[in-house]
Context: one part of a larger RNA
Molecule: small-subunit ribosomal RNA, 3' major domain
Organism: metagenome
Formats: sequence, structure tokens, C1' cells
RNA sequence: UGACGGGGGCCCGCACAAGCGGUGGAACAUGUGGUUUAAUUCGAGGCAACGCGAAGAACCUUACCUGGAUUUGACAUCCCACGCUAUUUCUAGAAAUAGGGAGUUCCCUUCGGGGACGCGGAGACAGGUGCUGCAUGGCUGUCGUCAGCUCGUGUCGUGAGAUGUUGGGUUAAGUCCCGCAACGAGCGCAACCCUUGUUCUUAGUUGCCACCGGGUAGUGCCGGGUACUCUAAGAAGACCGCCGGUGACAAGCCGGAGGAAGGUGGGGAUGACGUCAAGUCCUCAUGGCCUUUAUGUCCAGGGCUACACACGUGUUACAAUGGGGGUGACAGAGAGAUGCUAAGUCGUGAGAUAGAGCAAAUCUCAAAAAAAACCCUCUCAGUUCGGAUUGCAGUCUGCAACUCGACUGCAUGAAGGUGGAAUCGCUAGUAAUCGCGGAUCAGCAUGCCGCGGUGAAUACGUUCCCGGGCCUUGUACA
Repeated sequence: UGACGGGGGCCCGCACAAGCGGUGGAACAUGUGGUUUAAUUCGAGGCAACGCGAAGAACCUUACCUGGAUUUGACAUCCCACGCUAUUUCUAGAAAUAGGGAGUUCCCUUCGGGGACGCGGAGACAGGUGCUGCAUGGCUGUCGUCAGCUCGUGUCGUGAGAUGUUGGGUUAAGUCCCGCAACGAGCGCAACCCUUGUUCUUAGUUGCCACCGGGUAGUGCCGGGUACUCUAAGAAGACCGCCGGUGACAAGCCGGAGGAAGGUGGGGAUGACGUCAAGUCCUCAUGGCCUUUAUGUCCAGGGCUACACACGUGUUACAAUGGGGGUGACAGAGAGAUGCUAAGUCGUGAGAUAGAGCAAAUCUCAAAAAAAACCCUCUCAGUUCGGAUUGCAGUCUGCAACUCGACUGCAUGAAGGUGGAAUCGCUAGUAAUCGCGGAUCAGCAUGCCGCGGUGAAUACGUUCCCGGGCCUUGUACA
């Protein structure tokens, strides 16, 4: 100087407390361990691994296993020789591949040739999701959006170092003020950026319809208009600016007015010096090592989907604040060309058919969004709760749904009556609850990322648990 203390003081955080809803019990989905297996590819491991890499394993992916093939190679550059290539077809085969047939048509040209492409040969080399993340770059997690981390000059100390950065107040903040052997500065904080909340100006189609006219069974449907909504560019607005109190005459704090908004207005992006030899050599790059008729490459089938069990994360429930039936209230944000697919018709339905429109403020997904509201029914039961499991019949995608897809109809109708010890999230348009969209994607979503609808309870407070910041103290630790 740090680190540590079941030392002290001050302060903060859904840390506790006050509340609301969960997990832990059930079934299923999904990940992991274990076990099994020819293989169940690999990585991730307290917080900070476990719906994680994977924004999508039937083949492919795929790295694993079995079997069949191949050796200058699936891919790149260089040399030589030949020719056009492409394309199509037959046979054997699980395919890779092997053999045969058809086909002869590239570009430039100084007519010497050159270039692209293909087959063959030789070796230099290619190749490796092989090892080492404790050799590395890059990227990332974490403490933590915590308020800290440092430097120059000066001063003090023999020196390691100290000071500044401590102290008195204050703040979300090393934020600001005052004081002070310090005076300044840098990286962080804040602000500048995006979005949302109010208003104005400009613009008015594909948006809108107040006024005028026309038309219809009905609809901005048409003429017309650009007021309103909205769209999207510019501008205004919030700064403790004003008033009162308080404070040290300061920084600030408390209350009030005005205002759409009040004290960083709400949300996002933004992550200091460093820590964990944290994670990743399976994104990529890369040193070293290993391999080179194999640890490379191609193909078929299988596996990653196994299943006495254990754990994590979720979904659906256990019902009456509910289940069922009927009646077409009200969103936002997105996506669309090998795409979104309307009207109509068929089917109980998943869907089929049909084909209008739309590279989209125009058309489509899309419809009545669902919960909500109103009416009817059920009457406390393992039930008209719950939907697992299983049988049959189908739909769709796709060469192909047996291993191993999603969905539909009929039948079946399991556990489950609110969950021990323990444990998690959340402070407001939040929790809880309800539906909608997107990425990946042929198909496959209870996961992930977004969107809006309805919409609470509680916070006395900081004694205690956990984590963190500052000062101080002890130490046989570094």
C1' cells in the first nucleotide's frame, strides 16, 4: 500500500421489511446429469452452465457410429499434354461411383497465339469441427451503469509511498459548494444520440371526412375538401426558470404556482482502470504440436429423439372471479414475389379448389384480436373441471414423416382438490392476466425477440440476511 475481520461509523440496492404472483407436489414440453448404446458428436459447470452455442437434428445440417468407396484429392496456386465444355440418355449399384451411347455450339485475336472451362498425369502442396482458450488476436460474460480509476508539476517522507481523491455539507453520481500544500488534467458520471408524452409551422397521397353535392341493401363508395385524425420534416417547450420556507450569504433541499409534462419527465443505446490464467482454437483469425492411402474427402443407412432415475427452466391445470353455447365491441407493431394470397365454391374440420389484388399508408396475412360486455346453461362432483395417454380415420409440407414432423375429426378420458423444507420475480401503465406479430424456417415454437388490451396491492422503516461504496481501526496475511 492492499486484502481480510462473526471491529467501528456513514450510505445505497426488490437486499430485508410491507404486499402481489410464482417455483418446489401433478401431467407434459425443453435443457442437463446419470445410465444405456455400434454411436447416443462437441462445447458450456456457483452467482456469471442447465428453453445456453442451437434465430428451428426426418435426409441435408452433422462434427458421431456401421458399411461401401477414394488418394494431388470436395477446395486453391504453379507445370505438362489433350480437347472444347455444357447438356441428355442407357446398364450395374443403396448411393457414391464405374462402363457405354447421343451431342460437337465458348470468348478475344496482331492469326503466332492467349483466356475461361473440362478430362488426364507429375509433384510442390492442399485438407483436418484433430490437441492446447494455461501460447494468442478478436468477440463476450461478470462485479456494475457500481462511482470509481489515474496522471503531470509542486510539497512531505531516507524509502516503500502520501498529498491531490481526505474533512464539513449535498447529490442518482469523485454531482456540486465551502475549507484545505496543493494547483491543474485525463478515462468514467452528466450532457450531446434514438424513442415516447404537449403544441405550432409546412406538406395532403395510398391517409382522413367536419362542411356541400351525388349514389347505394350497405360502406369515404364517387365528385369535392385538407378542417380533424394521422403520416414525417422543421421548430417551441423544463432550466430548481418564478414565489415562499430552510440552509453557511453556498451547493442544495422542502412546499406552491403556472404547465401536456417538475426537479436526470418515462424507456433505450452508451459499460472507466481492472477482476475471475472466467468463456470461446466448433464463427473467424492465429503460434506450436499431431495427422497425410488418413485424424482428409464422397456416399447410403443409423444416431444426436435411447430411459429404473435425479436436477434446472417453462406450459397446462386442479375450477364458479369458472367451464360450455350464442350475440361479429375495441388494438398496436410487423411480414410479403420460388412470397402474402382475397371474393366465390366444396368439406364437421385440418384443408382443397379458384384465381382478383399487391414489391404494398393502396392489396394480402387479417378475421369478429383475445380477455371484456350482454343472454342462456351447468350447481360443487374427480364433475359439462382437467386434458395426459391410447385406438381409428384423415389433412399438409417434403424424393421421403417407420425409427423421428405439425395439425384435424371421432372415440378414450390418466395424474391432479393449490403443493414439505426451501426458494424466485416484481415499486406503475409495473406485477398479474389476455391475445397479436416476427426471426430461424419446405415443414415443425409451451422457447426467443417484439407489440398492444385490461390493470392492481404495498413500501412504517434500515435492527437483521445478501451484495456494494467511502472513512477509520486491528492483523503473526500478500